[in-house]
Context: one part of a larger RNA
Molecule: small-subunit ribosomal RNA, central domain
Organism: uncultured bacterium
RNA sequence: CUGGGCGUAAGGGGCGCGUAGGCGGCGUGGUAAGUCACUUGUGAAAUCUCUGAGCUUAACUCAGAACUGCCAAGUGAUACUGCUGUGCUCGAGUGUGGAAGGGGCAAUCGGAAUUCUUGGUGUAGCGGUGAAAUGCGUAGAUAUCAAGAAGAACACCUGAGGUGAAGACGGGUUGCUGGGCCAACACUGACGCUGAGGCGCGAAAGCCAGGGGAGCAAACGGGAUUAGAUACCCCGGUAGUCCUGGCCCUAAACGAUGAAUACUUGGUGUCUGGAGUUUUAAUGCUCCGGGUGCCGUCGCUAACGUUUUUAGUAUUCCGCCUGGGGAGUACGCUCGCAAGAGUGAAACUC
Numbered sequence: 001c002u003g004g005g006c007g008u009a010a011g012g013g014g015c016g017c018g019u020a021g022g023c024g025g026c027g028u029g030g031u032a033a034g035u036c037a038c039u040u041g042u043g044a045a046a047u048c049u050c051u052g053a054g055c056u057u058a059a060c061u062c063a064g065a066a067c068u069g070c071c072a073a074g075u076g077a078u079a080c081u082g083c084u085g086u087g088c089u090c091g092a093g094u095g096u097g098g099a100a101g102g103g104g105c106a107a108u109c110g111g112a113a114u115u116c117u118u119g120g121u122g123u124a125g126c127g128g129u130g131a132a133a134u135g136c137g138u139a140g141a142u143a144u145c146a147a148g149a150a151g152a153a154c155a156c157c158u159g160a161g162g163u164g165a166a167g168a169c170g171g172g173u174u175g176c177u178g179g180g181c182c183a184a185c186a187c188u189g190a191c192g193c194u195g196a197g198g199c200g201c202g203a204a205a206g207c208c209a210g211g212g213g214a215g216c217a218a219a220c221g222g223g224a225u226u227a228g229a230u231a232c233c234c235c236g237g238u239a240g241u242c243c244u245g246g247c248c249c250u251a252a253a254c255g256a257u258g259a260a261u262a263c264u265u266g267g268u269g270u271c272u273g274g275a276g277u278u279u280u281a282a283u284g285c286u287c288c289g290g291g292u293g294c295c296g297u298c299g300c301u302a303a304c305g306u307u308u309u310u311a312g313u314a315u316u317c318c319g320c321c322u323g324g325g326g327a328g329u330a331c332g333c334u335c336g337c338a339a340g341a342g343u344g345a346a347a348c349u350c
Stems, first nucleotide, its partner, number of pairs: 004321003007304002012318001014201004021194003025088007033081002035077007049065006091191001092188004096183003103177007110154001114150008125136002162169002206247006215241002220236004258317006266295012299306002323350003332343004
């Protein structure tokens, strides 16, 4: 090198865009680089292999043959690959017309609840728990009515439902904007797939600066519980949670399942397009797509399970694994304000 693997045993990069590279649809002409055939040269001797001979045999020695391969040159072949010319439309894309959607960004508006403030009514409790206490309350609380203020989140609708590459996205309206899907045609004519590096996005927590701060709530204080209680329970409560700008770059970032394409029995829901049919209509039925679930045949699998949304049958490209611990540690380097992140061993030990 070849060979084995990656749902759960070690192992899919958190996700995208994309450079180099790798791989690449259907015809046809040329070329002959790869490829194949033949010829020539080269491939020293010894050794090795084969045949024969010589020392009584063997080892050993001698003679002959052979020496796969590699390289070079020449001649030829042209199926495949490459290069080049030309063409095609099924892959890919563009245009036209539609429908769906919590996709993104910004502005603005709304009601319920909560807390606080003011005023009215009203009086001795409220609150909390397993039970209590801390706490609040005669300076009038809790309860109740009215008015006002603030911030955050959007009940029902809500669905095994939708959208997005992932993270994620849910009150209404408006503006700007991305992507996918369907239908019938027209156009371009392989423009494609993957993607080392690179670039971008990336929950929560955390960091920097400036705002904001209702509720909740690490830390912290108090009350309980307990042998103790640095907890679980209760009363408080600051960062934070929110906004703007800038960092951080990690998650059980999970479907623990990389991306793309083709093929391979079915059943049943649901979302969303289209066509046909039925009905006065509501609607029902059939068919063609695109999503998303459940069950399940073949196959696969160590089993569990998976099963057209594959873990089946194949191809292409990338990432990753190689006994447990030491260790995602040390050292070095890069990045970061820091926290730390990325990369990532060995000794030793079982």